[in-house]
RNA sequence: GUCAGAGUAGAGGAUCCUGCGUAAAGUGCCGUGCGGACGGGGAGUUGCCGCGCGGACGAAAAGCACGCAGCGCCCGGGCAUCGGGACAUGUGCUUGCGGUAGGACCCCCGCAUCCCGCUGAG
Numbered sequence: 001g002u003c004a005g006a007g008u009a010g011a012g013g014a015u016c017c018u019g020c021g022u023a024a025a026g027u028g029c030c031g032u033g034c035g036g037a038c039g040g041g042g043a044g045u046u047g048c049c050g051c052g053c054g055g056a057c058g059a060a061a062a063g064c065a066c067g068c069a070g071c072g073c074c075c076g077g078g079c080a081u082c083g084g085g086a087c088a089u090g091u092g093c094u095u096g097c098g099g100u101a102g103g104a105c106c107c108c109c110g111c112a113u114c115c116c117g118c119u120g121a122g
Base pairs, nucleotide, nucleotide: 002121003120004119005118010109012107013106015104016103017102018101019100020098021097022096029055030054031053032052033051034050035049036048040116041115042114043113061095062094063093064092065091066090073085074084075083076082
């Protein structure tokens, strides 16, 4: 010098666990500003990620139990400042729902690119 190869951050998916929301946050989309990361070393994008701000769009609840002040309602009544009952918000549990969050584990993709390095071979 030639050929072949390994390895990162990270992206996606399956399963399981624990949460959050279902009184709509979150996710996804658009714009904008700032920041960060990108095989072992260096550089690094119009790509990636995070955060802030602004904008558009947008949803699936059900059952059971508890509980239920006041007003109103229903029943009783000796008609009273009486007794009882149903109903809400709410709380808990279960099932569901959400392009939901985190974790475990597995699968899969994976230097944008450039230079150097590492392993193997002729």
A computed fold for a 122-nucleotide RNA, annotated as THF (Tetrahydrofolate) riboswitch aptamer. Its Rfam family is "THF (Tetrahydrofolate) riboswitch aptamer". Rfam's curators write: Tetrahydrofolate (THF) riboswitch was first reported for Ames et al. as an RNA motif in 5' untranslated (5'-UTR)regions of folate transport and biosynthesis genes in Firmicutes genomes. The coordinates come from a structure-prediction model, not an experiment, and the mean pLDDT is 76.